């Protein structure tokens, strides 16, 4: 001096997962309970459906085809979703299509009823248009 790893900090990211408050306990975490705000399931009429018996359904971006391969899994397409102020197109360029629940059952649904607010990353992805927003002259 470069390369790697590992910890912090201020920052950011993905996700509905935020932010306030009252009570025990504690001096270090925590417990319970509340409300505002975000998401989710279930549930009339009308409406749509021809399902199932071969299972079917939910959260989720995490789905279909096709080849290989005993199998794990490994490739191609298509399709989806995410990346640095903010929303919306486009364009490239990186990456990701998992996991888990429910229990023979749930289309849509006003009222109503009920759950969730978690877990995991990083230290710069650029460009183009239109709006908007902050900060400096």
């Nucleotide at each position: 001096g470069a390369a790697u790893c590992c910890c912090g900090a201020c920052g950011g990211c993905c996700g509905a997962a935020u932010u306030c408050c009252c009570g025990c306990a504690c001096c270090g975490u925590g417990c319970g309970g509340g409300a505002a705000g975000c998401g989710g399931g279930g549930g009339a009429a009308c409406c749509a459906a021809u399902c199932u018996c071969u299972g079917g359904g939910g959260u989720g971006a995490a789905u279909c085809u096709c080849g290989c391969g005993a199998g794990a899994g490994c490739g191609a397409g298509a399709g989806g979703g995410g990346c640095g102020c903010u929303c919306u197109u486009u364009c490239a360029g990186c990456c990701c299509c998992a996991a888990c629940c429910c229990g023979u059952c749930a289309g849509c649904u006003a009222a109503c009823c009920u759950c969730g607010c978690a877990g995991g990353c990083u230290c710069u992805u650029g460009a183009a248009a239109g709006a908007g927003g902050a900060g400096g002259a």

Predicted 3D model of a 137-nucleotide RNA (c-di-AMP riboswitch aptamer (ydaO/yuaA leader)) from a Chloroflexota bacterium. Rfam family: c-di-AMP riboswitch aptamer (ydaO/yuaA leader). Rfam links the family to the GO terms regulation of gene expression and cyclic-di-AMP binding. The model forms 92% of the base pairs in the Rfam consensus.